Description:
Model confidence (mean pLDDT): 78 of 100. A computed fold for a 133-nucleotide RNA from an Acidobacteriota bacterium, annotated as SAM riboswitch aptamer (S box leader). The source organism's lineage runs through Bacteria, Pseudomonadati and Acidobacteriota. It matches the Rfam family "SAM riboswitch aptamer (S box leader)". Gene Ontology term of the family: regulation of gene expression. Rfam describes the family as follows. The SAM riboswitch is found upstream of a number of genes which code for proteins involved in methionine or cysteine biosynthesis in Gram-positive bacteria. It was read from a public genome assembly, where an Rfam model found it. The model forms 91% of the base pairs in the Rfam consensus.

[in-house]
RNA sequence: CGCUUAUCUAGAGUGGCUGAGGGGACAGGCCCGUAGAAGCCACAGCAACCUGGUGCAACCGCCAAGGUGCUAACUCCUGCCCGUAACAGGGCUUUCGCCCGCCGAAACGUUCGACGGAUGCGGAAGAUCAGGG
Numbered sequence: 001c002g003c004u005u006a007u008c009u010a011g012a013g014u015g016g017c018u019g020a021g022g023g024g025a026c027a028g029g030c031c032c033g034u035a036g037a038a039g040c041c042a043c044a045g046c047a048a049c050c051u052g053g054u055g056c057a058a059c060c061g062c063c064a065a066g067g068u069g070c071u072a073a074c075u076c077c078u079g080c081c082c083g084u085a086a087c088a089g090g091g092c093u094u095u096c097g098c099c100c101g102c103c104g105a106a107a108c109g110u111u112c113g114a115c116g117g118a119u120g121c122g123g124a125a126g127a128u129c130a131g132g133g
Stems, first nucleotide, its partner, number of pairs: 001133001003131002006128003013043005021032003026079004044071003048068003051064005075125001080122001082120001089100004103113003
């Protein structure tokens, strides 16, 4: 660098140095950051895989933390495919549109959803362990 399997809505930080960016690529969003980003160092923690031990026929658990890894937000959300629900109405407005209400969905505290589509499924891509090349 590349291939294959599995997993990815849970979990887990303090201090020092440094000084402006960061959240994989690109794009659109939305967040984090001088109350100190990313990076480096020290110690600490978590427990995904490997490893050791252990319960079980097995599935699946429990303990440890040696090897990697990880320690904001679902892999922060969406971007490709397949499907899906639902607005009796009223008001404002020249129109576009806006507000209230209703319905559907999610959420537990506020949002999203009408010719496209909230919510959902499956991919792609990415990350990580393990095993080969």